[in-house]
Molecule: FMN riboswitch aptamer (RFN element)
RNA sequence: CAAGAUUCUCGGGGUAAGGUGAAAUUCCUGACCGGCGGUGAUGUUCGUGAGAACUAAGCCCGCGACUCGUUACUCUAUCACAAGAGGAAGCGACUGAUCUGGUGACAAUCCAGAGCCGACGGUAAAGUCCGGAUGGGAGAGGAUCAUA
Numbered sequence: 001c002a003a004g005a006u007u008c009u010c011g012g013g014g015u016a017a018g019g020u021g022a023a024a025u026u027c028c029u030g031a032c033c034g035g036c037g038g039u040g041a042u043g044u045u046c047g048u049g050a051g052a053a054c055u056a057a058g059c060c061c062g063c064g065a066c067u068c069g070u071u072a073c074u075c076u077a078u079c080a081c082a083a084g085a086g087g088a089a090g091c092g093a094c095u096g097a098u099c100u101g102g103u104g105a106c107a108a109u110c111c112a113g114a115g116c117c118g119a120c121g122g123u124a125a126a127g128u129c130c131g132g133a134u135g136g137g138a139g140a141g142g143a144u145c146a147u148a
């Protein structure tokens, strides 16, 4: 240093101001936000150099979350079954949104401009409030162990 095992920690942000109304952070004007990995022509630093480290996409590729299905399992029941109820973090399905101009050999990522998107339940119709959630989680980092 690489792959492995065990374990610990971390792991999501956001309606200013105004309008209508009995009532809206939900409607209207407007405001604000952007999980994780990859890619990447960015930037900074180091190096004589080859190059190295950190950093760089909500809408490019994928993942997670939500939702739906399923059954591993749990409970009830029974001599044992059947039957009934619950039900995953497993498995399967589903799963949003970008163009134009500039530079250039090359841009979905740079620069400029204009757009667009955002689970379910509740409630005056919600990406932003409340709730499931003191949950789950892509993953990130550390410690220890053993092998080469």
Base pairs, nucleotide, nucleotide: 004145005144006143007142008141009140010139017029018028019027031128032127033118034117035063036062037061038060043054044053045052046051058116059115067093068092069091070090073086074085075084076083098114099113100112101111102110120131121130122129